[in-house]
Molecule: transfer RNA
Organism: Monotropsis odorata
């Protein structure tokens, strides 16, 4: 060549079976408390869910390609 798995916020993960508001931990930014730091509490910011295309009223989620990572085979 080949076959398997993996890609989602600055880090790590879940959501994918069974299409229907993209979520949680930690971290950040403001503010509340606090004499003041830490903890702690509230709010917010940050995502072309690797990529090109199809299906579909609607795709992260079915479909095909293609790129990178990691495996197993050779």
């Nucleotide at each position: 060549a080949g076959c398997g798995g993996a890609g989602u916020a600055g880090a790590g993960u879940a959501g994918u079976c069974u299409g229907g508001u993209a979520a949680c931990u930690c971290g950040u930014a403001a503010g509340g408390u606090u004499c003041a730091u830490a903890a702690c509490c509230u709010u917010g910011a940050g995502g072309u869910c690797a990529u090109g295309g199809g299906u579909u009223c609607a795709a992260a989620u079915c479909c095909c390609g293609u790129c990178u990572c990691c495996g197993c085979a050779a």